[in-house]
RNA sequence: UUCAUUGGAUCGCCGAAUUCCCCGCCCGAGGGGAAGCGGAGGACCCGUUCGCCCGGGGUGAAUUGAGUCUAUCUCAUAGGGUUACUCUCGACCCGAACCCGUCAGCUAACUUCGUAGGCGUGGUGUGAGGGGAACA
Repeated sequence: UUCAUUGGAUCGCCGAAUUCCCCGCCCGAGGGGAAGCGGAGGACCCGUUCGCCCGGGGUGAAUUGAGUCUAUCUCAUAGGGUUACUCUCGACCCGAACCCGUCAGCUAACUUCGUAGGCGUGGUGUGAGGGGAACA
């Protein structure tokens, strides 16, 4: 000097998953509440032809097609994300997983649930437009 790894802090990203308060904390070791954000169920009206079948439905961007050595594969795709203010262009990525359990269209009032987990784009990619600060 360069590269890689580990830990911490700060910052940032995906995502609803953040903030505050109270009680308790070896006799248990967590519990509860509020706000904010997110989801589900649930009328009139509207929508749904009926039955059967291989039911049907939900969260999510994550749907669909083709191929084939049939592998949780390959290619593509609806759709989605990052590029540290916004937008254009360019570049780089994702395109999963899980849940309900025969049951749910929309849906006011109302009822109810969640508030996890996982990571590192860059150390200015381009152009334009903004914003802030300093100086005169």